[in-house]
Context: one part of a larger RNA
RNA sequence: UUGGGCGUAAAGCAUACGUAGGUAGAAAAUUAAUUUUUAAUUUAAAUAUUAAAUUUUAUGUUUAAAAAAAUGUUAAAAAAGAUUUUCUAGAGUUUAAGAGAUGAUUAUAGAAUUUUAGGUGUAGCGGUAAAAUGUUUUGAUAUCUAAAGGAAUCUCAAUAGCGAAAGCAGUAAUCAAAAUUAAAACUGACACUGAGGUAUUAAAGCGUGGGUAGCAAAGGGGAUUAGAUACCCCCGUAGUCCACGCCCUGAACGAUGGAUGCUUAUUUUUGGAUAUUCAGAAAUGUAAUUAACGUGUUUAGCAUCCCGCCUGGGAACUACGAUCGCAAGAUUAAAACUC
Numbered sequence: 001u002u003g004g005g006c007g008u009a010a011a012g013c014a015u016a017c018g019u020a021g022g023u024a025g026a027a028a029a030u031u032a033a034u035u036u037u038u039a040a041u042u043u044a045a046a047u048a049u050u051a052a053a054u055u056u057u058a059u060g061u062u063u064a065a066a067a068a069a070a071u072g073u074u075a076a077a078a079a080a081g082a083u084u085u086u087c088u089a090g091a092g093u094u095u096a097a098g099a100g101a102u103g104a105u106u107a108u109a110g111a112a113u114u115u116u117a118g119g120u121g122u123a124g125c126g127g128u129a130a131a132a133u134g135u136u137u138u139g140a141u142a143u144c145u146a147a148a149g150g151a152a153u154c155u156c157a158a159u160a161g162c163g164a165a166a167g168c169a170g171u172a173a174u175c176a177a178a179a180u181u182a183a184a185a186c187u188g189a190c191a192c193u194g195a196g197g198u199a200u201u202a203a204a205g206c207g208u209g210g211g212u213a214g215c216a217a218a219g220g221g222g223a224u225u226a227g228a229u230a231c232c233c234c235c236g237u238a239g240u241c242c243a244c245g246c247c248c249u250g251a252a253c254g255a256u257g258g259a260u261g262c263u264u265a266u267u268u269u270u271g272g273a274u275a276u277u278c279a280g281a282a283a284u285g286u287a288a289u290u291a292a293c294g295u296g297u298u299u300a301g302c303a304u305c306c307c308g309c310c311u312g313g314g315a316a317c318u319a320c321g322a323u324c325g326c327a328a329g330a331u332u333a334a335a336a337c338u339c
Base pairs, nucleotide, nucleotide: 004310005309006308007293008292012307014200015199016198017197021193022192023191025087026086027085028084029083030082031081034079035078036077037076038075039074040073041072043070049065050064051063052062053061054060090190091187092186093185094184095182096181097180102176103175104174105173106172107171108170109153114148115147116146117145118144119143120142124135125134161168162167205246206245207244208243209242210241214240215239219235220234221233222232257306258305259304260303261302262301265284266283267282268281269280270279271278272277288295289294312339313338314337321332322331323330324329
């Protein structure tokens, strides 16, 4: 609770596509029903209100007046609906151009670490605040040569670029996709949003099969310490990598949903066009806004449309139930009680 909000106080779904639904450009004609407003008209009285008369006061009775509400009908205006026709400003298609770490697959390059084999060579190496565990005369460390294998790509590199988000970086090829700009032509509202739904979704984790150089949860050892299940050191298994299938979470953040129109300026930068403009990425900042911080043409300004969400703190990103999952768990989501 017909209200007010959602950058930081509670609150924008992780992201996209899209069904129903909601909303929606310009002009003309036709149409019968609908809604709203105005005017006219119609339809009982009593009760209730006001005034007068009557009544012995109260109660009551009679007469008159005004008002309200509702229904129907008629007329006018406006709105939106349906159908038809037309248009081009929204949206889309075609052509051309340049840019990009956009995706998938395959091939390939150099440096480095490690290991193995061999040569030279001799007593330490390694590690730390200091040490020790460790390693080494069965010849280490160092250095030279050769080989193997895995993972990641120095500089360029940026406040840069691309992608719906997650995310994307050596080089080359193939395939695929999206955006931008320019000048015309074409279609003619084909649009926006989007409950359910579908797809994608870092890291960790799970299943099956490979792979394993470095790093490294767990684990072992050495130190430190009162203790040290840690921080430091020496090792080291899952994992990290690949293929396929799951999981579906995050400070998944711009803590800011999407679309459209309008509203001062300056500077930097990316991609086009070339009478200064279009599309992005940033900094300062006017109006405005904000509780303030700040935001500020990439809006948190002024408006319209659609969706999601919030309603004191804790209990509680919990319990129960349901759905999904191999599991781990995920999604949905209370109450008692308490302040």
Molecule: small-subunit ribosomal RNA, central domain
Organism: Bonnemaisonia californica